[in-house]
Context: one part of a larger RNA
RNA sequence: GAUGAACGCUGGCGGCGUGCCUAACACAUGCAAGUCGAGCGAGAAGUUUGUAAAGGAUACUUCGGUUGAAUUUACAAAUGGAAAGCGGCGGACGGGUGAGUAACGCGUAGGCAACCUGCCCCAUACAGAGGGAUAGCAAUGGGAAACCGUUAUUAAAACCUCAUAAUACAGCAUAACUGCAUAGUUAAGCUGUCAAAGAUUUAUCGGUAUGGGAUGGGCCUGCGUCUGAUUAGCUAGUUGGUAAGGUAACGGCUUACCAAGGCAACGAUCAGUAGCCGACCUGAGAGGGUGAUCGGCCACAUUGGAACUGAGACACGGUCCAAACUCCUACGGGAGGCAGCAGUGGGGAAUAUUGCACAAUGGGCGAAAGCCUGAUGCAGCAACGCCGCGUGAACGAUGAAGGCCUUUGGGUCGUAAAGUUCUGUCCAUAGGGAAGAUAAUGACGGUACCUUUGGAGGAAGCCCCGGCUAACUACGUGCCAGCAGCCGCGGUAAUACGUAGGGGGCGAGCGUUAUCC
Numbered sequence: 001g002a003u004g005a006a007c008g009c010u011g012g013c014g015g016c017g018u019g020c021c022u023a024a025c026a027c028a029u030g031c032a033a034g035u036c037g038a039g040c041g042a043g044a045a046g047u048u049u050g051u052a053a054a055g056g057a058u059a060c061u062u063c064g065g066u067u068g069a070a071u072u073u074a075c076a077a078a079u080g081g082a083a084a085g086c087g088g089c090g091g092a093c094g095g096g097u098g099a100g101u102a103a104c105g106c107g108u109a110g111g112c113a114a115c116c117u118g119c120c121c122c123a124u125a126c127a128g129a130g131g132g133a134u135a136g137c138a139a140u141g142g143g144a145a146a147c148c149g150u151u152a153u154u155a156a157a158a159c160c161u162c163a164u165a166a167u168a169c170a171g172c173a174u175a176a177c178u179g180c181a182u183a184g185u186u187a188a189g190c191u192g193u194c195a196a197a198g199a200u201u202u203a204u205c206g207g208u209a210u211g212g213g214a215u216g217g218g219c220c221u222g223c224g225u226c227u228g229a230u231u232a233g234c235u236a237g238u239u240g241g242u243a244a245g246g247u248a249a250c251g252g253c254u255u256a257c258c259a260a261g262g263c264a265a266c267g268a269u270c271a272g273u274a275g276c277c278g279a280c281c282u283g284a285g286a287g288g289g290u291g292a293u294c295g296g297c298c299a300c301a302u303u304g305g306a307a308c309u310g311a312g313a314c315a316c317g318g319u320c321c322a323a324a325c326u327c328c329u330a331c332g333g334g335a336g337g338c339a340g341c342a343g344u345g346g347g348g349a350a351u352a353u354u355g356c357a358c359a360a361u362g363g364g365c366g367a368a369a370g371c372c373u374g375a376u377g378c379a380g381c382a383a384c385g386c387c388g389c390g391u392g393a394a395c396g397a398u399g400a401a402g403g404c405c406u407u408u409g410g411g412u413c414g415u416a417a418a419g420u421u422c423u424g425u426c427c428a429u430a431g432g433g434a435a436g437a438u439a440a441u442g443a444c445g446g447u448a449c450c451u452u453u454g455g456a457g458g459a460a461g462c463c464c465c466g467g468c469u470a471a472c473u474a475c476g477u478g479c480c481a482g483c484a485g486c487c488g489c490g491g492u493a494a495u496a497c498g499u500a501g502g503g504g505g506c507g508a509g510c511g512u513u514a515u516c517c
Base pairs, nucleotide, nucleotide: 001516002515003514005513006512007511008510009509012389013388014387015386016385017384018382019381020347025345026344027343029342030341031340034089035088036087039086040085046079047078048077049076050075051074052073053072054071059066060065096300097299098298105225106224107223108222109221110220111219112218115217116216120213121212122211123210124209125208126207128162129161130160131159138151139150140149141148142147168193169192170191171190172189174187175186176185177184178183198205199204226272227271228270233263234262235261238260239259240258241257242256243255244254245253275297276296277295278294279290280289281288282287302323303322304321305320306319325336326335327334328333353379355378356377357376361375362373363372364371365370392422393421394420395419402413403412404411405410426458427454428453430451431450432449436444461506462505463504464503465502466487467486468485472501473500474499475498476497482489483488
């Protein structure tokens, strides 16, 4: 000098930041990923109308009756659009954490003639014909539940078949050019194979194939990347080859066979520790230390394993299996995963609200309106940090009272106070009131800011004073009580302990502790 700090004493305001470093310990509760009716069938509540029945208000009355409203129920039609279902896109982003990892994980520089890429952009071409199901719904059965079975029936841009088809793909054979070894590019030929879906308010939006682009990813390589030799040898898919399989793709990636290789004192192997970087701290620099917040990459999602779907996952809020734990149970069986945002217990020296809003920015879906969004924008708590401001200003000597010291003369606190004259930052009161928002839409927020009125009123502490090191006296204590970073103080005149007065330093902070330079 610095800190994601903690502790002690103290504490007025504002702006901007930051806030579980420990138990990747366990989690009650709520929310954090949905959306599309302009893909599809079916359609609850409600509303309106009609019919039938009940009902009996009101009016008339010759008191016998007549009239028949509101309301209720049932049925039918129209409107309506909830919840669920099929289908599409998105749940691989965004958000969290740092357990693992000493590794092509990361950084940097390259390579892929060995690769993929939904949505988006550009270009070319196309969309003909048919079919069978299934969820839902209904009926019925089983089960405590989770849920499941059977029967009947139904739709689609769901699924299947056929057609058409290339500069696509596969096979065969040819030529030209090029290169970095396998080879690549271009051109034309023959054979074979593969596609589609519609919606609508008629503006459009979608669908299929191919080529190109953009973006995002995958793989490979050079170099760099902590400690230990009181770890010296390690390795059988191991190293290479052939063949086959597998992958988007190269490859022992996998398998069979063949060979016996490969790594290592320039530190292999083993053990320990650790996410890496941009950066941050320090330093004149070289270096040393760190890897919180913010940004990039990686890894993980109770522990271990696995695949499915998909353009993309071996998937935090998906599936399956195993394990531990927790919960429900009718004991047969089921349910769960906060290292998302809040919050709880626990651990700890220690780290916040079960807040508001989608107004802005961004994301998903949708033609749109819009819906969703604990991303995000804000607010709350905390002197945790940085920065700014205030706690008054000017004048004021009977140098008041009082305290302390004293050589008893006085000195000092000290222009300090009182007093006089002012000011209004902050504060309080009342009123106005934004920008952020292109037409509408403002959580923040009646906030910031402005004006009025009020009154010095509500706002100073902490550490130190032997030397290092700025700042001294008195009393108490008497090697006691105590202090202390080092040297060292204290045993009767202690500037070193305790208190007081005075002084020094910093100041809404000041000290201490811890860590780094």
Source information: Small-subunit ribosomal RNA, 5' domain from an uncultured bacterium, 517 nucleotides, folded computationally. It matches the Rfam family "Bacterial small subunit ribosomal RNA". Its family is annotated with ribosome and structural constituent of ribosome in the Gene Ontology. RNAcentral holds the full RNA, with entries from ENA and SILVA.